[in-house]
RNA sequence: GCGGGCGUAGUCCAGUCCGGUCUAAGACGCCUUCCUGUCACGAAGGAGAUCAGGGGUUCAAAUCCCCUCGCCCGCG
Numbered sequence: 001g002c003g004g005g006c007g008u009a010g011u012c013c014a015g016u017c018c019g020g021u022c023u024a025a026g027a028c029g030c031c032u033u034c035c036u037g038u039c040a041c042g043a044a045g046g047a048g049a050u051c052a053g054g055g056g057u058u059c060a061a062a063u064c065c066c067c068u069c070g071c072c073c074g075c076g
Stems, first nucleotide, its partner, number of pairs: 001075007010028003020059001030046005052068005
């Protein structure tokens, strides 16, 4: 340099193929309350992601298209 894959809460990930119904779901972690002599376990509730960044298409984009950035794999 060329080709491909990936990027979504603090962490791990689902959703993307085939755009749509009200909210981006879940586990772990975090916070509060209850439970307990205390901790842990358990129960109830809560906060936290404008989906790597920008632009485009569309009535509507995490999802489609383009560019850029980062990580990984292959080729030269």
About this RNA:
Model confidence (mean pLDDT): 80 of 100. Transfer RNA from Candidatus Staskawiczbacteria bacterium RIFCSPHIGHO2_02_FULL_34_10, 76 nucleotides, folded computationally. Lineage of the source: Bacteria > Bacteria candidate phyla > Candidatus Staskawicziibacteriota.